Description:
Transfer RNA from Deltaproteobacteria bacterium RIFCSPHIGHO2_12_FULL_43_9, 73 nucleotides, folded computationally. Its mean pLDDT, the model's own confidence on a scale to 100, is 83. Its Rfam family is "tRNA". Gene Ontology term of the family: triplet codon-amino acid adaptor activity. NCBI's taxonomy places the organism under Bacteria, delta/epsilon subdivisions, Deltaproteobacteria.

RNA sequence: GCGGGAGUAGCUCAGUUGGUAGAGCGCAAGCUUCCCAAGCUUGAGGCCGCGGGUUCGAAACCCGUUUCCCGCU
Numbered sequence: 001g002c003g004g005g006a007g008u009a010g011c012u013c014a015g016u017u018g019g020u021a022g023a024g025c026g027c028a029a030g031c032u033u034c035c036c037a038a039g040c041u042u043g044a045g046g047c048c049g050c051g052g053g054u055u056c057g058a059a060a061c062c063c064g065u066u067u068c069c070c071g072c073u
Base pairs, nucleotide, nucleotide: 001072002071003070004069005068006067007066010025011024012023013022019056027043028042029041030040031039049065050064051063052062053061
């Protein structure tokens, strides 16, 4: 330099043929217990790496860019 993959909640990841984003763990509160843990219930938390474009509408399509991983030269 070229090609491919990944970037979505604090962490690990879903979300597929475009229709205003979810799970598990963690966190907070409540119930339970003498207390803790475990268990159960509820809740908070992200407009999807960044910047544009297409579209009535983009996490998903197109272009550029950035970080990491793999391969080639």